[in-house]
RNA sequence: GCCCUGGUAGCUCAGUUGGUAGAGCAGAGGACUGAAAAUCCUCGUGUCAGUGGUUCAAAUCCGCUCCAGGGCA
Numbered sequence: 001g002c003c004c005u006g007g008u009a010g011c012u013c014a015g016u017u018g019g020u021a022g023a024g025c026a027g028a029g030g031a032c033u034g035a036a037a038a039u040c041c042u043c044g045u046g047u048c049a050g051u052g053g054u055u056c057a058a059a060u061c062c063g064c065u066c067c068a069g070g071g072c073a
Base pairs, nucleotide, nucleotide: 001072002071003070004069005068006067007066010025011024012023013022019056027043028042029041030040031039049065050064051063052062053061
């Protein structure tokens, strides 16, 4: 330098025919208990890496840039 994969909640990740973003864990509040653990109930305003474009509508499609991993030279 070229190619491929990925970047979504504090962490690990899901999210395909584009239609207004979720799970588990962690955390907070409550119930229960003499107190705790366990269990049960409730709680997410996330610039979907950034920017521009296509579209009525973009995490999703296209261009460029940044970051991480891998391959070729």